[in-house]
């Protein structure tokens, strides 16, 4: 150098100017009680996305709500072994199987001799076997075709049969290749490969390796029911938790404006309703006529909406050394503290620099000019996966070509 295989990291930089969240000091200035806490403003100082914050797929923290413990049904989920983990369907390392000249790369990988079921179109038969074309030897039989020495043969034709080599249908036809056997074939015998089930050895185990045996029985499918081990209580920060206006509402007391009679209810406190008398207020000519008491104020106690506040970032953390271990991990020490909004901050302009794209020049280094930054954005936290993602850098290995 060309061509590819794994890993691993960055994801535009510096400075100025202007704003915005949070957070700390200090000042003013509101409340108030000259207090404390709060709120506002300025002024200084720290901090202010991701490597996927996405999707909410799985598996945990946390919070509620059920429940005496375990267990067992139904439901779902997991599925070679070991092993790591707080847990996993995740991650490491092996193991078998497949795929690449190779580094490497894929596998939803338990059980089918419990048991049901199911195997489409094709095809003669798809799970108890079957003979469709063809091969074979027997018997018959000569109209046509061949062949003839013209008698009769068969490569014709026809009956019953033998076969599982060939051909054909399929995704799959009852073990592969070779030899010998045979009328033609057949595990019909042998030899290797495949299969079983026993023995021996290596591995913790999946599984690997021999040996003798058995002619070979037991076709796929469990991403079909189903069988076997294991694992799962529901809801989800709108969780949950304080505090707490309203000319919203509920209750107790006392106080205003009350007496009598009756009916019906009752928890015996009272409630209602209905009539007469009182009392207010309007009209009227003293008698009368309508209307009102259904409620008002007071002090308290609980719920609880609007709203606020806390849940809320010190955490299975992050970086750096050391040691254990193939490795995921794990331990020990040492350093840091690193967003916390809730109509939701983390923008915006310039400038010069970058990675790259276009266009001119130049033999080239390079110069000029123009455009310019993927995918995407916290909302309780963490650990996976999974999708998206411009460009880029970096390390280990494979093949190949040339060159010393």
């Nucleotide at each position: 150098c060309c061509a590819g295989a794994c890993g691993g990291c960055c994801g535009g930089a510096u400075g100025g100017c202007u704003g915005c969240c949070u957070u700390c000091g200090g000042c003013a200035c509101c409340c108030u009680a000259u207090a404390a806490a709060g709120g506002u403003g300025c002024c200084g100082g720290g901090g202010g996305a991701g490597g996927a914050a996405a999707g909410u797929c799985c598996g945990g923290g946390c919070u509620c709500c059920a429940c005496g413990g375990a267990a067992a049904c139904a439901g779902g989920g997991u599925g070679c072994c070991g092993g790591g983990u707080a847990a996993c369907g995740c991650c490491c390392g092996g193991c078998g199987g497949g795929g690449g000249c190779g580094a490497c790369c894929c596998c939803a990988g338990g059980g089918a001799a419990a048991g049901u079921g199911c195997c489409a179109c094709a095809g003669a038969a798809a799970g108890c076997a079957a003979a469709c074309c063809g091969c074979c030897g027997g018997c018959c039989c000569c109209a046509a075709g061949g062949c003839u020495u013209c008698g009769g043969c068969c490569c014709g034709g026809g009956c019953a049969g033998g076969u599982a080599a060939g051909g054909g249908u399929g995704a799959a036809a009852g073990g592969g290749u070779g030899c010998g056997g045979u009328a033609a074939g057949a595990g019909c015998g042998c030899a290797c490969c495949g299969c079983g089930g026993c023995c021996c050895c290596g591995g913790c185990g999946a599984c690997g390796g021999g040996g003798a045996c058995g002619g070979c029985a037991c076709g796929g499918c469990a991403a079909a029911c189903c069988c076997c081990a294991c694992c799962c209580g529901g809801a989800g920060c709108a969780a949950g938790a304080u505090c707490a206006a309203g000319u919203a509402g509920g209750g107790a007391c006392g106080g205003c404006c009350g007496g009598c009679g009756g009916g019906c209810c009752u928890u015996c406190g009272g409630g209602u309703c209905c009539g007469c008398c009182a009392c207010g207020c309007g009209g009227g000519u003293u008698u009368c006529c309508g209307c009102g008491c259904c409620g008002c104020c007071g002090u308290c106690c609980g719920g609880g909406u609007c709203g606020a506040u806390c849940g809320c970032g010190c955490g299975a953390g992050g970086c750096g050394c050391c040691g254990g271990g193939c490795a995921a991990c794990c331990g020990g020490c040492g350093u840091c503290c690193c967003a916390g909004a809730u109509g939701a901050a983390u923008g915006g302009c310039c400038a010069u620099c970058u990675a790259u794209g276009c266009g001119g020049g130049g033999c080239a280094a390079c110069c000029c000019g123009c455009g310019g930054g993927a995918c995407a954005g916290a909302a309780c936290c963490c650990g996976g996966c999974u999708u998206a993602c411009a460009g880029g850098c970096c390390g280990u290995c494979u093949g190949g070509c040339g060159u010393u």

Annotation
A computed fold for a 404-nucleotide RNA from Pelagibius sp. CAU 1746, annotated as Bacterial RNase P class A. A source record names the gene rnpB. Rfam family: Bacterial RNase P class A. Rfam describes the family as follows. Ribonuclease P (RNase P) is a ubiquitous endoribonuclease, found in archaea, bacteria and eukarya as well as chloroplasts and mitochondria. Rfam classes the family as a ribozyme.